The RNA shown here (transfer RNA) has 72 nucleotides and comes from Salinicoccus sp. YB14-2.
Rfam family: tRNA. The family's RNA type in Rfam is transfer RNA.
The prediction has a mean pLDDT of 83.
RNA sequence: GCCCCCAUGGUGUAAUGGAUAACACGUAAGAUUCCGGUUCUUAAGAUAGGAGUUCGAUUCUCUUUGGGGGCG
Numbered sequence: 001g002c003c004c005c006c007a008u009g010g011u012g013u014a015a016u017g018g019a020u021a022a023c024a025c026g027u028a029a030g031a032u033u034c035c036g037g038u039u040c041u042u043a044a045g046a047u048a049g050g051a052g053u054u055c056g057a058u059u060c061u062c063u064u065u066g067g068g069g070g071c072g
């Protein structure tokens, strides 16, 4: 220098172009308990940045950034 893959809550993963982006762990509050744990209920929390296509984008296209791999 060229090519390929990946980027979603704090963490690990889902979501065929179509309903309010789902699940588990974790966190916070409450219930339970003498206290703690367990259990139950509730809540907060995410699509890497920018542009495009589309009635509609987490999904498709381009580009930037970051990470990983291959070739020279």
Stems, first nucleotide, its partner, number of pairs: 001071007010025004018055001027043005048064005